A computed fold for a 78-nucleotide RNA from Candidatus Bathycorpusculum sp., annotated as transfer RNA. Its Rfam family is "tRNA". By type it is a transfer RNA. From the family's description: Transfer RNA (tRNA) molecules are approximately 80 nucleotides in length. Its mean pLDDT, the model's own confidence on a scale to 100, is 80. It was read from a public genome assembly. Taxonomically the source falls in Candidatus Bathycorpusculum (Archaea, Candidatus Bathyarchaeota, Bathyarchaeia (SeqCode), Bathyarchaeales (SeqCode)).
[in-house]
Order: sequence, then C1' cells, then structure tokens
RNA sequence: GGGUUGUUAGCUCAGCACGGAUAGAGCGCCAGCCUUCUAAGCUGGAAGUCGAGGGUUCAAAUCCCUCACGACCCGCCA
Repeated sequence: GGGUUGUUAGCUCAGCACGGAUAGAGCGCCAGCCUUCUAAGCUGGAAGUCGAGGGUUCAAAUCCCUCACGACCCGCCA
C1' cells in the first nucleotide's frame, strides 16, 4: 500500500442479509423483599450521541460514501 472484517448499556454480546416508529439480553450496579447477618433466591429500577461526519428515504443501529480506531490475510522495504 491492497483486501476482508469489527465498533451497540460499566463488561460480554444479539439485532443488520429483507429499513418501520418506544433499541434488547446475560453479568454487573442501585433499591426493596426474604434471612439473625452474608451469600443465594424473588421483585423493581437506573444506565445508550448504536465509533464520527455526510448522503439516500416519509422513515436509518440496519442501505451508500468518507474518516478514526482495532483484528486478520496479502504485498513492498529493511
């Protein structure tokens, strides 16, 4: 330098192919219940610019373009 791929809650990930209105799960966290206390269990809750910007569209996490960062493969130099 070329190609492929990933980026979504504090962490690990789903959702994306085929756009649809309030974006989800587990763990963790907070509160309550239970318990002598803790753990476990039960109930509820908070937590998101969906990497950034732009485009298409009535409508974008999802499609298109550019960029940033990471991973893998190939190539070049030494």